[in-house]
A computed fold for a 349-nucleotide part of an RNA from Kushneria aurantia, annotated as small-subunit ribosomal RNA, central domain. The RNAcentral record of the full RNA draws on Greengenes. NCBI's taxonomy places the organism under Bacteria, Pseudomonadati, Pseudomonadota, Halomonadaceae, Kushneria. Model confidence (mean pLDDT): 91 of 100.
Context: one part of a larger RNA
RNA sequence: CUGGGCGUAAAGGGCGCGUAGGCGGCCUGCCAAGCCGGAUGUGAAAGCCCCGGGCUCAACCCGGGAAUGGCAUUCGGAACUGGCAGGCUCGAGUGCAGGAGAGGAAGGUGGAAUUCCCGGUGUAGCGGUGAAAUGCGUAGAGAUCGGGAGGAAUACCAGUGGCGAAGGCGGCCUUCUGGACUGACACUGACGCUGAGGCGCGAAAGCGUGGGUAGCAAACAGGAUUAGAUACCCUGGUAGUCCACGCCGUAAACGAUGUCGACCAGCCGUUGGCCCCCUUGAGGGGCUGGUGGCACAGUUAACGCACUAAGUCGACCGCCUGGGGAGUACGGCCGCAAGGCUAAAACUC
Numbered sequence: 001c002u003g004g005g006c007g008u009a010a011a012g013g014g015c016g017c018g019u020a021g022g023c024g025g026c027c028u029g030c031c032a033a034g035c036c037g038g039a040u041g042u043g044a045a046a047g048c049c050c051c052g053g054g055c056u057c058a059a060c061c062c063g064g065g066a067a068u069g070g071c072a073u074u075c076g077g078a079a080c081u082g083g084c085a086g087g088c089u090c091g092a093g094u095g096c097a098g099g100a101g102a103g104g105a106a107g108g109u110g111g112a113a114u115u116c117c118c119g120g121u122g123u124a125g126c127g128g129u130g131a132a133a134u135g136c137g138u139a140g141a142g143a144u145c146g147g148g149a150g151g152a153a154u155a156c157c158a159g160u161g162g163c164g165a166a167g168g169c170g171g172c173c174u175u176c177u178g179g180a181c182u183g184a185c186a187c188u189g190a191c192g193c194u195g196a197g198g199c200g201c202g203a204a205a206g207c208g209u210g211g212g213u214a215g216c217a218a219a220c221a222g223g224a225u226u227a228g229a230u231a232c233c234c235u236g237g238u239a240g241u242c243c244a245c246g247c248c249g250u251a252a253a254c255g256a257u258g259u260c261g262a263c264c265a266g267c268c269g270u271u272g273g274c275c276c277c278c279u280u281g282a283g284g285g286g287c288u289g290g291u292g293g294c295a296c297a298g299u300u301a302a303c304g305c306a307c308u309a310a311g312u313c314g315a316c317c318g319c320c321u322g323g324g325g326a327g328u329a330c331g332g333c334c335g336c337a338a339g340g341c342u343a344a345a346a347c348u349c
Base pairs, nucleotide, nucleotide: 003321004320005319006318007303008302012317014201015200016199017198021194022193023192025088026087027086028085029084030083031082033081034080035077036076037075038074039073040072041071042070049065050064051063052062053061054060091191092188093187094186095185096183097182098181103177104176105175106174107173108172109171110154115149116148117147118146119145120144121143125136126135162169163168206247207246208245209244210243211242215241216240220236221235222234223233258316259315260314261313262312263311266294267293268292269291270290271289272288273287274286275285276284277283298305299304322349323348324347331342332341333340334339
């Protein structure tokens, strides 16, 4: 010097792209920086250790020897790491052919329903609740039929289903566009993994400017309830919810489980693709990519996890280190603001 951890106890960054860095497949040759060995020099004395000696012993002291991480020079070695050169195809990628999908963006369009307006029929209630009342209605409501306007969301299909890195994505059509998967070949030849900073994306709410507004609905008003009722229930109702552009950058952004790779019993569903078998019916078998249930070994404090690991290992990043104070203060950066990010201490238990 080497700690232990991160599903639920404190702890995985919300997600991706990627800079530096870290790490990196198989074969051959060369170099010899790392690495290993020899030699030489150095490594003061004292001290530690060994041998011997002097104070009656010891402490202490004296003499001799050994030891000494390491450093420098030099000679040598070549397995591994590294460097250079050449080669390889299993990692990674490209081409070709396919089918699947609410993946993204833009434009268009359909039907059902709610509301409102106009008109017809038609009357005295409607609505609402635990019960009521506020509210609406003889200036004709509610009901019903016809017509119209407008906004928002897309029943059934629909699934423990699909797609996406995450956030998230559901009517239909068109255009543009990303990714994944499968099959057999051909090609490139390690081009890879991770990723501090950085950059981008990022639900809802919120903010700015302009538009839009059917329904819903913070705030607000009224009616009830109640001891009160700044609530739960009811009648209304504005921001908002919708669109365009620009901000914000958070979340139980969750699988509370970082990314990539390898290895390790099985069984049953489901979804995409391919192959085989008397296609003897919607059948059976196999390969492969997802997505679920159960279960062995193993693991776990237990619960549980269990080829979609929380098992066995490797690479790299992030994070934790008793509770409160506090995700706060101060400072800095970002923001129009709201606030966000970074992030203490005193004190106290």